[in-house]
Context: one part of a larger RNA
RNA sequence: GACGAACGCUGGCGGCGUGCUUAACGCAUGCAAGUCGAACGAGGUCCAUCCAGCUUGCUGGAGAAGACCUAGUGGCGAACGGGUGAGUAACACGUGAGGAACCCACCCCGGAGACCGGGAUAACCCUCCGAAAGGAGAGCUAAUACCGGAUGCCCUCAUCGGAUCGCAUGUUCUGAUGAGGAAAUGGGUUCCGCUCCGGGACGGCCUCGCGGCCUAUCAGCUUGUUGGUGGGGUAACGGCCUACCAAGGCGUCGACGGGUAGCUGGUCUGAGAGGACGGUCAGCCACACUGGGACUGAGACACGGCCCAGACUCCUACGGGAGGCAGCAGCGGGGAAUAUUGCGCAAUGGGCGAAAGCCUGACGCAGCAACGCCGCGUGAGGGAUGAAGGCUUUCGGGUUGUAAACCUCUUUCAGCAGGGACGAUUGUGACGGUACCUGCAGAAGAAGCCCCGGCCAACUACGUGCCAGCAGCCGCGGUAACACGUAGGGGGCGAGCGUUGUCC
Numbered sequence: 001g002a003c004g005a006a007c008g009c010u011g012g013c014g015g016c017g018u019g020c021u022u023a024a025c026g027c028a029u030g031c032a033a034g035u036c037g038a039a040c041g042a043g044g045u046c047c048a049u050c051c052a053g054c055u056u057g058c059u060g061g062a063g064a065a066g067a068c069c070u071a072g073u074g075g076c077g078a079a080c081g082g083g084u085g086a087g088u089a090a091c092a093c094g095u096g097a098g099g100a101a102c103c104c105a106c107c108c109c110g111g112a113g114a115c116c117g118g119g120a121u122a123a124c125c126c127u128c129c130g131a132a133a134g135g136a137g138a139g140c141u142a143a144u145a146c147c148g149g150a151u152g153c154c155c156u157c158a159u160c161g162g163a164u165c166g167c168a169u170g171u172u173c174u175g176a177u178g179a180g181g182a183a184a185u186g187g188g189u190u191c192c193g194c195u196c197c198g199g200g201a202c203g204g205c206c207u208c209g210c211g212g213c214c215u216a217u218c219a220g221c222u223u224g225u226u227g228g229u230g231g232g233g234u235a236a237c238g239g240c241c242u243a244c245c246a247a248g249g250c251g252u253c254g255a256c257g258g259g260u261a262g263c264u265g266g267u268c269u270g271a272g273a274g275g276a277c278g279g280u281c282a283g284c285c286a287c288a289c290u291g292g293g294a295c296u297g298a299g300a301c302a303c304g305g306c307c308c309a310g311a312c313u314c315c316u317a318c319g320g321g322a323g324g325c326a327g328c329a330g331c332g333g334g335g336a337a338u339a340u341u342g343c344g345c346a347a348u349g350g351g352c353g354a355a356a357g358c359c360u361g362a363c364g365c366a367g368c369a370a371c372g373c374c375g376c377g378u379g380a381g382g383g384a385u386g387a388a389g390g391c392u393u394u395c396g397g398g399u400u401g402u403a404a405a406c407c408u409c410u411u412u413c414a415g416c417a418g419g420g421a422c423g424a425u426u427g428u429g430a431c432g433g434u435a436c437c438u439g440c441a442g443a444a445g446a447a448g449c450c451c452c453g454g455c456c457a458a459c460u461a462c463g464u465g466c467c468a469g470c471a472g473c474c475g476c477g478g479u480a481a482c483a484c485g486u487a488g489g490g491g492g493c494g495a496g497c498g499u500u501g502u503c504c
Base pairs, nucleotide, nucleotide: 001503002502003501005500006499007498008497009496012376013375014374015373016372017371018369019368020334025332026331027330029329030328031327034076035075036074039073040072042070043069044068045067046066049062050061051060052059053058054057083287084286085285093211094210095209096208097207098206099205102204103203107200108199109198110197111196112195113194115149116148117147118146124139126137127136128135129134154181155180156179157178158177159176160175161174162173163172165170186192187191213259214258215257220250221249222248225247226246227245228244229243230242231241232240262284263283264282265281266277267276268275269274289310290309291308292307293306312323313322314321315320340366342365343364344363348362349360350359351358352357379409380408381407382406389400390399391398392397413445415440416439417438418437419436423431448493449492450491451490452489453474454473455472459488460487461486462485463484469476470475
C1' cells in the first nucleotide's frame, strides 16, 4: 500500500459497488420452463333460435354459425439462461496451427419437389386391482403422430474409365452401369409450414507445437502396455474396442508416485524486473445427494428427465411408495463472519406463438450491512474586562482560548409543503410521488477514535510502588514513572478510528 474481511469503541446524509472465504453439511415452505386451439379429435361455458310449462318474464330442454377455456395426442423449447469449485497437474486452460478424418435443429441464399394408399392409439366410455403412488383388461376415434408403395433436380454406395491438383493416405470435376433413398399440399388465407440437394452463418468435436505448482526423504514405470493386420464402433481419426502377430513404449531435458490446485482475461504490490492471488465482471472447463448406466434428441450421458445400487429423510392400511436448494428467498448447523421467505416483467435478453399474448427469482429495481470507494455536512464572519469553570503554579502568573458567551449572517444535508420527470420512436414505468425544481422554519437534528519514552508528531500533575499493569522492537514499573491508571493539555486522522489476520 492492498482486502469479499473480522473484532473493539463510535456513528449524520447521499451516489456507485460488494456481501457464506467455514460444512460440495442437511433442508420446512413458496416460486425458479414453458408455450402453441392457426397440427388433432374430444369435452365444457356463453349465445341467435326453437320446444314445453305457466304466477307474461321466469324455469326446464334442444341448440347451427361463432367466441372463449383446456385434460389428452402432436410440435418446438426444456442441452440456453441461473448455481457451485468438489474433482481435475489434464490438450483442462491460454496461445498458435491443422482436420485431404468430422457434425450442426432453429436462421439466411440457391435449385428441385410434395403422387397413391394403409393400420393403429391416447383422450372418451365400460369393467376391475390398489390405502396411496399408480395400474390392468375390453370397446370407439383424429392428426403436421406412425407405416407401405410410386417418382428422383439430386444424394449415398459398388464396379469400370477420363481430366485436374496435392506433402502421403488422397482432393476436386466429370462419364457409363447397377442397387438404395423424400415429403404434411397440412394449417390459415398478407402468410406459415413439409421433403431432398448445394452453399453460408452460428455452435460444436478431434489432433498437434509452445506456456503456466511443489516434492528425488518418489528412480525406475508400463501388458491394451508400444506397433502391425483383420473385424467392430463413432459424425469422424485413433489400441476407442476386440482376435491374432511382433516386443516394444516412457524416463535425471525428471517418467512413475506423493502433495496441492479449477484455468485465463485480470487483481494487488513494485520504478521496473519480479512476487502473491484468481472474490465480484467476462471467456473456457468440470460437477448437480454418492457411484454406475443408457434412452430421447440436431445437440445430453442431461441441476429442477429416466433406470440400477448406496447413504439419508418423509408417507404408509406394512403390501408398497415419495424426495434431492452447488437456482431465488428462507431454516437448522458449522463459524470470528456474510443480507429480504420483497416489487415488477416497465426496460434489456430468452422460450413458444401468425399474432394478441403467456412464461421468465435471467434481468431491472427496492430492502438489510460504514463491508469498500467517492462526495457532502455537523456552520460562517466579528468578538479580550483574555469572563466563569477546569488544570497547573516559583502564587506573580501560565494555559484551556477567539475557544465560549454576545453581535451579524447563511441554510448545504436532514425536516415540512407544492410541482414532478428522462428511462417509452404507437401503447405500456416495478423503480416512484423517486431523482430534480420551488417555497418554509430554524444554528437549528448531526463527532468520534487512537496516540503523546526512542523509532514517531505530541508533557505536565496526581495515584500506584517489580504491585496493579504496559509492550511492535528496544524495554518501562522496586516512593518524585513524560513508558502503568486518571485528569488537564497536546498530536494524528475524521464518520470514522484503532486492533488482528493475509499478500506485496